Predicted 3D model of a 493-nucleotide part of an RNA (large-subunit ribosomal RNA, domain I) from Pararhodospirillum photometricum DSM 122. RNAcentral holds the full RNA, with entries from SILVA. It matches the Rfam family "Bacterial large subunit ribosomal RNA".
Context: one part of a larger RNA
RNA sequence: GGCAUCUGGUGGAUGCCUAGGCGUCAAGAGGCGAUGAAGGACGUGGCACUCUGCGAUAAGCCAUGGGGAGCCGAGAGCAGGCUUUGAUCCGUGGAUUUCCGAAUGGGGCAACCCACCCCUUUGGGGUAUCCAUUUCUGAAUUCAUAGGAAAUGGAGGCGAACCCGGUGAACUGAAACAUCUCAGUAACCGGAGGAAAGGACAUCAACCGAGACUCCGUUAGUAGUGGCGAGCGAACGCGGACUAGCCCAGUGACUUGAAGUUUCUAACCAGAACGGCAUGGAAAGGCCGGCCAUAGCGGGUGACAGCCCCGUAUGGGUGUUGCAGCUUUAAGUCCUUGAGUAGGGCGGGGCACGUGAAACCCUGUCUGAACAUGGGGGGACCACCCUCCAAGGCUAAGUACUCCUUGACGACCGAUAGUGAACCAGUACCGUGAGGGAAAGGUGAAAAGCACCCCGAUAAGGGGAGUGAAACAGUUCCUGAAACCGGAUGCCU
Repeated sequence: GGCAUCUGGUGGAUGCCUAGGCGUCAAGAGGCGAUGAAGGACGUGGCACUCUGCGAUAAGCCAUGGGGAGCCGAGAGCAGGCUUUGAUCCGUGGAUUUCCGAAUGGGGCAACCCACCCCUUUGGGGUAUCCAUUUCUGAAUUCAUAGGAAAUGGAGGCGAACCCGGUGAACUGAAACAUCUCAGUAACCGGAGGAAAGGACAUCAACCGAGACUCCGUUAGUAGUGGCGAGCGAACGCGGACUAGCCCAGUGACUUGAAGUUUCUAACCAGAACGGCAUGGAAAGGCCGGCCAUAGCGGGUGACAGCCCCGUAUGGGUGUUGCAGCUUUAAGUCCUUGAGUAGGGCGGGGCACGUGAAACCCUGUCUGAACAUGGGGGGACCACCCUCCAAGGCUAAGUACUCCUUGACGACCGAUAGUGAACCAGUACCGUGAGGGAAAGGUGAAAAGCACCCCGAUAAGGGGAGUGAAACAGUUCCUGAAACCGGAUGCCU
C1' cells in the first nucleotide's frame, strides 16, 4: 500500500409524517372609494426586536346578543394584574381612526415643507380640478356675448378574469416572398355590469311555411372562398337550454321612497352508548363480557377507540340589519311613427366571400327619393310571385368568468414533489432600472431540554451522574443509504 471482516466519522438519500399547495363540484358574493379606498409610512405593550392586532381613546373604547372559567396574541420569559358583580373569547352595531396615497389649500425628492379664511379658539371647519344646474357679475362694443364669482349635486382612484367599443403589429406559415396567413390575435386606450352584448323581423324561407335575442350539438370541414397556393370556412334546416314581451301624451311603462306580510340569513345550544384481565413506558391493539346507533363522516388522546374528548345524525336558536317575493300607497321621469334618411357615384371596410357575375351591411367625400295608391328584401339585373315595414327607445332567463367567502370531495403532490413561497417569501440576495429571485420542515407521549461532580481557559468539547421506553432521541436532535475519511483484526506485498 491492497483486499476482507468489524467498528466509527462525515453526509443527508430512503421510509414514515404534514403544518402547505393543486384540482373539481355546490352554494354565496360579484365590488371598495371624497363619510377619503386599495396599498403603505410611522407609531402603539411595564420590559418590546420581528410578526399579528390596533391608531395619540393606538394587542385597544362603548352598547348589545352568545358563552361560562379561566385570561392578559405568537416567537419566550420576568414582573404585575383582570375575572362568577360573568372576564378572556365569538357575533352584530357604534366610537376613535396620526401621516402618505385619487390625495383634493399651495409645493414636493410619497409618508415632508409652507399657507390663507371662518368659528363657540389647549380646538374645530373650509380653501384642488372637471362636468351639470341655478344665481350674481361682466369686456373689446349700445344691446348682447365671451369671461369671472358663488351655491348645490356628481365625477376622479383601485380591483383577478369575464364583456363592449377604439387603435392595431410582427415573428410565424406559405418549406424563399409581395396578395394571403399569423389575426382583428398580442399590446395600448376608453367604458360598463354582476354579468356584458344582443333582442321583438324593412328576418328567413320557397309557392310549403317559420316566427325576438342569446348559448350548445348537428348540418360540415359540406356549399363556397383562395398567388384556386398555404390556408380560410359559413348558412338554411334539425335537435336541445331558456322563454316575454313592451313604450313614444295614458286604464301605460320605468325609477325611487314608505308601510304591512312571508321565506332565508350570526355567534351559539342540546346531542346516545364500556367495563374487566394480561402485555407494555403508555392500550385505543389482544382476550373476556356488554351497550348505542336518524350518530360506524372525520380529528384528537402515550400503539389501531361507534360507546374517553372534540364532533357527527337529528332537533333547536338567530334581536337589529340585509336579500328576495307579494299587497297597499306617494313622488318623479318618459314628446307624437322616425329625411340630409333610403338609394346612387368615387375610395375603403365588414360579411366564410381576396372585386369577383358580388347581392347585403357600415361610411370619408359628392349627391339624393317615395310617403302604405308607398317602401325594403328574396346573392348582378328585369318581370311575376312571396315576404317584411328601415331611418326612435326599453327588456328577465338560458350564456362567460372567479380577486373573494363557505362547505364537500380527490385512482392529486408529499419537502429536488406540490404554489416561486409548508419555515417571518415576492423575503434574503442580484441589477442604475424595468426586472430577476432562492435555500431553508420533523427531539420526545410529555421539556421531564441533562441538578450535581470531574478534565479543560470562568472555553469549545468531553467523561460521570440524573431524566426518559429509548440519549447511537441531547436541541447540528425520527429513520440515517452512498460517495468520501479514519480505527482495530486477519491475509498478501